[in-house]
RNA sequence: GCAGUAGUUCAGACGGUCGCGCGCGCCGCGCGAGGAAAGUCCGGGCUCCAGAGAGCAGGGUGCCGGGUAACGCCCGGUGAAGGUGACUUCGAGGACAGUGCCACAGAGAACAGACCGCCCACGCCAAAGCCCUCGGGCUCCGUGGGUAAGGGUGAAAAGGUGGUGUAAGAGACCACCGCGCGCUCGGCAACGAGCGUGGCAAGGCAAACCCCACCCGGAGCAAGGCCAUGUAGAGGGGCGCUCGAGGGCUGCUCGCCCGAGCCCCAGGGUAGGCUGCUAGAGGUUCACGGUGACGUGAACCGUAGAGGAAUGAUCGUCAGCGUCGGCCUGGUGACGGAGCGACGCCACAGAACCCGGCUUACGAGCCACUGCGACC
Numbered sequence: 001g002c003a004g005u006a007g008u009u010c011a012g013a014c015g016g017u018c019g020c021g022c023g024c025g026c027c028g029c030g031c032g033a034g035g036a037a038a039g040u041c042c043g044g045g046c047u048c049c050a051g052a053g054a055g056c057a058g059g060g061u062g063c064c065g066g067g068u069a070a071c072g073c074c075c076g077g078u079g080a081a082g083g084u085g086a087c088u089u090c091g092a093g094g095a096c097a098g099u100g101c102c103a104c105a106g107a108g109a110a111c112a113g114a115c116c117g118c119c120c121a122c123g124c125c126a127a128a129g130c131c132c133u134c135g136g137g138c139u140c141c142g143u144g145g146g147u148a149a150g151g152g153u154g155a156a157a158a159g160g161u162g163g164u165g166u167a168a169g170a171g172a173c174c175a176c177c178g179c180g181c182g183c184u185c186g187g188c189a190a191c192g193a194g195c196g197u198g199g200c201a202a203g204g205c206a207a208a209c210c211c212c213a214c215c216c217g218g219a220g221c222a223a224g225g226c227c228a229u230g231u232a233g234a235g236g237g238g239c240g241c242u243c244g245a246g247g248g249c250u251g252c253u254c255g256c257c258c259g260a261g262c263c264c265c266a267g268g269g270u271a272g273g274c275u276g277c278u279a280g281a282g283g284u285u286c287a288c289g290g291u292g293a294c295g296u297g298a299a300c301c302g303u304a305g306a307g308g309a310a311u312g313a314u315c316g317u318c319a320g321c322g323u324c325g326g327c328c329u330g331g332u333g334a335c336g337g338a339g340c341g342a343c344g345c346c347a348c349a350g351a352a353c354c355c356g357g358c359u360u361a362c363g364a365g366c367c368a369c370u371g372c373g374a375c376c
Base pairs, nucleotide, nucleotide: 001372002371003370004369005368007366008365009364010363012318013317014316015315016314017313018312020032021031022030023029024028034348038359039358041357042356043355044354045353046220047219048218049217053254054253055252056251058216059215060214061213062212063077064076065075066074067073078092079090080089081088082087093211094210098209099208100205101204102203115151116150117147118146119145120144121143122142123141128139129138130137131136159177160176161175162174163173164172178200179198180197181196182195183194184193185192186191224275225274226273227272235265236264237263238262239261246258247257248256249255282301283300284299285298286297287296288295289294320345321344322343323342324341325340328337329336330335
């Protein structure tokens, strides 16, 4: 210098003029969008069902240990996969409970094999080729047997490498690796290391159904509460009044509870105002503890609340970034640093009950680490 990896800060500032929303001690003062406000993917607070049980169904998570109000989140670790590396990611319980799938190709795809080959025996010795000691032998062809090492098919083929052995081969046997089992040591644990033992039948997929472990009431601020207004205080039908109509508890069952008026059809009226609505598992700073997430304590702050939806416009100065030009300067060098002038630019994007996360979009700066190149 180039390329990358991980983390972190900011998201423009100040002033004038005019203009908005909320509040107050009121003609003045104070405050007024994010770090993602987005997606609505998770977890809650809060409200109602509602005083609210059990089971089934249904759903979620899935290595270990911690954090948290909680979580599918975060931290640390183990194992695995990717990368030269800094680092990143994880679909991380069970395939010996059961069911199912692995197309096509291929001999054979899990109760899984012989296509091409390799070896042996017999026949043939008729034809052709080669050799020959002139008897015959070999190749070729046919039949039978042995084989799973080599080749082929496939995403995947009956543990891997090397040897012994064999007619040729094969865990048939041996060494090492892998795998199963046992023991010892380290670790809270996931797991790791070592030693011993056994030639060791049982592939992959559970983000296939499923099994196992743990967790889960429902609906949602359009929740809910209050006030005002208005019509039809009319019509038809059914059931019931404690011998229980009807209703509630997401779906179903049990169980429990409310209950004197309900249910159905057709029709009419209303959609307004106030509240919920901003003091919260809140924020900032410091100290202590902890590898860390975070916890404890102290002090300080008061930081939007709209309601079709407020924070805008304009002027000036500055900051930041880019391009061009010029000047000074450090260094042996590669290469840098500080100013000046002109022009231009300034990302993604807008609260709506409130929080904790995740995911996605995106500009500028700072810091550390990895790889490569160049110079001395």

This is a predicted structure of a 376-nucleotide RNA (Bacterial RNase P class A) from a Myxococcota bacterium.
It was read from a public genome assembly, where an Rfam model found it.
It matches the Rfam family "Bacterial RNase P class A". Rfam describes the family as follows. Ribonuclease P (RNase P) is a ubiquitous endoribonuclease, found in archaea, bacteria and eukarya as well as chloroplasts and mitochondria. Rfam classes the family as a ribozyme.
Taxonomically the source falls in Myxococcota (Bacteria, Pseudomonadati).
The prediction has a mean pLDDT of 81.